Predicted 3D model of an 80-nucleotide RNA (c-di-GMP-I riboswitch aptamer) from Sulfurovum sp.
The sequence was found by an Rfam model in a public genome assembly.
The source organism's lineage runs through Bacteria, Pseudomonadati, Epsilonproteobacteria, Sulfurovaceae and Sulfurovum.
Its Rfam family is "c-di-GMP-I riboswitch aptamer". From the family's description: GEMM was predicted in a large-scale screen for bacterial structured RNA regulatory elements. Gene Ontology term of the family: cyclic-di-GMP binding.
[in-house]
């Protein structure tokens, strides 16, 4: 370099909805359940969206959402 043959795995997370619980609420947790996801692991840093309070309001304050977008960061697999 060419040809042939063989091999190529076990898994992970978990939407909607429902059970129970927490919260003024957005929503979160728990058990079931799978819509999907190669970071649908983590982080609220910049935006977006949503909630609450004051308030006519909001360029205010406090929260929620990482399965909205970006960013940061840590992992897993691997025949070619």
């Nucleotide at each position: 370099c060419u040809a042939a043959u063989a091999u190529g795995u076990c898994g992970c997370c978990a939407a909607a909805c429902c059970u129970g619980c927490u919260g003024u609420g957005a929503a979160g947790c728990u058990g079931g359940g799978a819509c999907g996801g190669a970071a649908a692991g983590c982080c609220a840093u910049g935006g977006g969206u949503c909630u609450c309070a004051c308030u006519u309001u909001a360029u205010u304050g406090a929260g929620a959402u990482c399965g909205c977008c970006a960013g940061g960061u840590u992992g897993c697999c691997a025949a070619a």